[in-house]
Molecule: SAM riboswitch aptamer (S box leader)
Organism: Desulfuromonas sp.
RNA sequence: UCUUUAUCAUGAGUGGUGGAGGGAAAGGCCCUGCGAAGCCACGGCAGCCGGUCCGCGCAAGCGGACGUCCGGUGCCAAUUCCUGCCCAGCCUUCAUGUGAAGGCGGGACAGAUGAGGA
Numbered sequence: 001u002c003u004u005u006a007u008c009a010u011g012a013g014u015g016g017u018g019g020a021g022g023g024a025a026a027g028g029c030c031c032u033g034c035g036a037a038g039c040c041a042c043g044g045c046a047g048c049c050g051g052u053c054c055g056c057g058c059a060a061g062c063g064g065a066c067g068u069c070c071g072g073u074g075c076c077a078a079u080u081c082c083u084g085c086c087c088a089g090c091c092u093u094c095a096u097g098u099g100a101a102g103g104c105g106g107g108a109c110a111g112a113u114g115a116g117g118a
Base pairs, nucleotide, nucleotide: 001118002117003116004115005114006113007112008111013042014041015040016039017038021031022030023029026083027082028081043076044075045074047073048072049071050070051066052065053064054063055062056061080110085107086106087105089104090103091102092101093100094099
């Protein structure tokens, strides 16, 4: 970098350094000199894999619990901040040769994270 798969409405910040940007991209809308990104320290969350414990099962395995006792990774503004594409799904308004606009819902694309593969 490509690919497969699961999840994505929950949760969780202070200090130092640094100096103007950041929220992936586009459009919105936000955050930011009452100090952005990055880096460091400490703290926190509990998602995934492992571990440990418990239950079920002949077994393969399935379900649950634990971050105060553990390892790996991740995360700590706003739903993945919102939208973009599709829908003879529902609602409202307008029109009334079945259409338009808006809202909700579902799906796709994209993205993020974990685990596996190339």